Large-subunit ribosomal RNA, domain V from a Nitrososphaeria archaeon, 585 nucleotides, folded computationally. The full RNA is in RNAcentral, with records from ENA.
Context: one part of a larger RNA
RNA sequence: CCGGAGACUCCCGUCGGGAAGAGAAGACCCUGUGGAGCUUUACUGCAGCUUGUCGCUGAAACGUGACGGUGGGUACAUAGCGUAGUCGGGAGCCUUCGAGGCAGCCUCUCUGGGGGCUGCGGAGGCGCCAAUGUAACACCGACUACUCAUUGCCGCGUUCCUAACCACCCGCGAGGGUGAGACAACGGCAGGUGGGCAGUUUGGCUGGGGCGGCACCCCCUCGAAAAGAUAUCGAGGGGGCCCAAAGGUCAGCUCAGGCGGGACAGAAACCCGCCGCGGAGGGCAAGGCCAAAAGCUGGCCUGACUGGCUCCUUGAAAAUAAGGGAGACAGAGGCGAAAGCCGGGCCUAGCGAACCUCCAUGUCCCCAUCGGUGGGGGCUGGAGAUGACAGAAAAGUUACCCCAGGGAUAACAGGCUCGUCGCGGGUGAGAGUCCCCAUCGACCCCGCGGCUUGGUACCUCGAUGUCGGCUCUUCCUAUCCUGGCCCUGCAGCAGGGGCCAAGGGUGGGGCUGCUCGCCCAUUAAAGGGGAACGUGAGCUGGGUUUAGACCGUCGUGAGACAGGUCGGUCUCUAUCUGAUGGGAG
Numbered sequence: 001c002c003g004g005a006g007a008c009u010c011c012c013g014u015c016g017g018g019a020a021g022a023g024a025a026g027a028c029c030c031u032g033u034g035g036a037g038c039u040u041u042a043c044u045g046c047a048g049c050u051u052g053u054c055g056c057u058g059a060a061a062c063g064u065g066a067c068g069g070u071g072g073g074u075a076c077a078u079a080g081c082g083u084a085g086u087c088g089g090g091a092g093c094c095u096u097c098g099a100g101g102c103a104g105c106c107u108c109u110c111u112g113g114g115g116g117c118u119g120c121g122g123a124g125g126c127g128c129c130a131a132u133g134u135a136a137c138a139c140c141g142a143c144u145a146c147u148c149a150u151u152g153c154c155g156c157g158u159u160c161c162u163a164a165c166c167a168c169c170c171g172c173g174a175g176g177g178u179g180a181g182a183c184a185a186c187g188g189c190a191g192g193u194g195g196g197c198a199g200u201u202u203g204g205c206u207g208g209g210g211c212g213g214c215a216c217c218c219c220c221u222c223g224a225a226a227a228g229a230u231a232u233c234g235a236g237g238g239g240g241c242c243c244a245a246a247g248g249u250c251a252g253c254u255c256a257g258g259c260g261g262g263a264c265a266g267a268a269a270c271c272c273g274c275c276g277c278g279g280a281g282g283g284c285a286a287g288g289c290c291a292a293a294a295g296c297u298g299g300c301c302u303g304a305c306u307g308g309c310u311c312c313u314u315g316a317a318a319a320u321a322a323g324g325g326a327g328a329c330a331g332a333g334g335c336g337a338a339a340g341c342c343g344g345g346c347c348u349a350g351c352g353a354a355c356c357u358c359c360a361u362g363u364c365c366c367c368a369u370c371g372g373u374g375g376g377g378g379c380u381g382g383a384g385a386u387g388a389c390a391g392a393a394a395a396g397u398u399a400c401c402c403c404a405g406g407g408a409u410a411a412c413a414g415g416c417u418c419g420u421c422g423c424g425g426g427u428g429a430g431a432g433u434c435c436c437c438a439u440c441g442a443c444c445c446c447g448c449g450g451c452u453u454g455g456u457a458c459c460u461c462g463a464u465g466u467c468g469g470c471u472c473u474u475c476c477u478a479u480c481c482u483g484g485c486c487c488u489g490c491a492g493c494a495g496g497g498g499c500c501a502a503g504g505g506u507g508g509g510g511c512u513g514c515u516c517g518c519c520c521a522u523u524a525a526a527g528g529g530g531a532a533c534g535u536g537a538g539c540u541g542g543g544u545u546u547a548g549a550c551c552g553u554c555g556u557g558a559g560a561c562a563g564g565u566c567g568g569u570c571u572c573u574a575u576c577u578g579a580u581g582g583g584a585g
Stems, first nucleotide, its partner, number of pairs: 008585008017577003021572002029406004034402002036398004042200005048193008058161001060159006067152009085143005092126003101120008166179005203216001204214002212233001217239006240389001241283001242345002247301007255279001257275006281290002284350001286348003305331003309327005333342003356384005362379001364378004413460001414458001415456003419453001421449006430440002467542001468540003472534001473531005480505003483500006508520004548566004552561003
């Protein structure tokens, strides 16, 4: 100096491993006292429908009901001549305008009789008095009950009418005709019905949510770490009453159990004696507490009071309601000889606001008023309930869905863990004729792995695409084949077990979306795994997992179903990095 190769800087093409690539404030899931669609025997309403009543809306007849007026009749305990409604007045009253009597008819009836009408007839009859009796019907007045007649008014039913109102026809119109007709229509008020429509609600806690449960209000014990307080869907249990005595007080008594004794009588009935700190009992959970009692029995009682006051607790940051408890004062009481005790119960659970309704109390207050009666409201006390228990009046569904958010919270993947899963070890009961260890190996014990399934909720919900297949690369070894070696209950061939070893290999087909698995024929062998269950800016899209639809089942329904079935848009022009082919300096 020439040629080649590599490094470096740069250019062009290609690929699509990475930038948890881009795209879209995740559509799944949860949360929100967010929304919407739909449903219904959710709640509350509204239209509509229906029934009643009133208005528009009137005449008449018959029947009938309530009420009022007028006239008439009836009203029977017993005693009493008799069928005495009640009260008052009362000594007279009725009668030729027909008394008593007789006959017929009607009506009521307690079957005794009462009342009315007609005829005959022609002059008396009744009361007072007496008797009986609660009370004396001559007659007059008032009243009660029932009934008859009549009348008024209101209503109901039926029938009928025409003039409102309505329809049709004629007429320019006034109006007329016909039909229907006080019905209908319309309007007011009230009852019923009423997803046809509307507005809403449809709780919380929660090892995601749902399902389940209540850990949502109280009480006891433990947890609780020797003051007090203290969490979990921590462990064990209770309460939402009960009692007129199981309360107050005074007095008396002593239990469980054991031993000894006693007719029926026994392990156990009742009686006697001794021991007996509580081993019993105290209405109910547990703990504490209690013996001349807080237990058991009896007497007398009702303090299981009224009024306001103070304190503690609930309630350990502070503040606060209801509830619970304690103390003292006043009043009126109970028991006790008295001291005293008593504002329920041996104590700690047994509970509830405002609004509304009801009840109670009072020389009370307010409203309308001239006064009275009556009404309404208030003050005070009490009752009625909210258990999601400091207390809205309240059902579902959404795959047709929407919004705001959340990795505060689930499904995939990852992390941690490793019960489960896989693999190994220690020990060696036992099997192996004998013999633990050729081979297999119970119970028990100790590890490793991070391929299963779980647990957890640490990153990601302003998105890290999800099963399987196809494609393609690499790694691990706990080795299926091939290689080397050891043991054998290895004669050889063939096996069984082990050590080293990951270089290469580990294939084809049937069924199913399948991974897996089963099957077929081969083979030296047809090993197991990892790489975001490797790999969708590489493909596919059969499965799962939107919108349509069918079946079964569930649901009144809308709809729902790790039940089945048919169908169903897979985006991206590569900036950087990386890989690869080519080129320049």
Its Rfam family is "Archaeal large subunit ribosomal RNA". A reference for the family is Yusupov et al. (2001), "Crystal structure of the ribosome at 5.5 A resolution", Science. The organism belongs to Nitrososphaeria, within Archaea.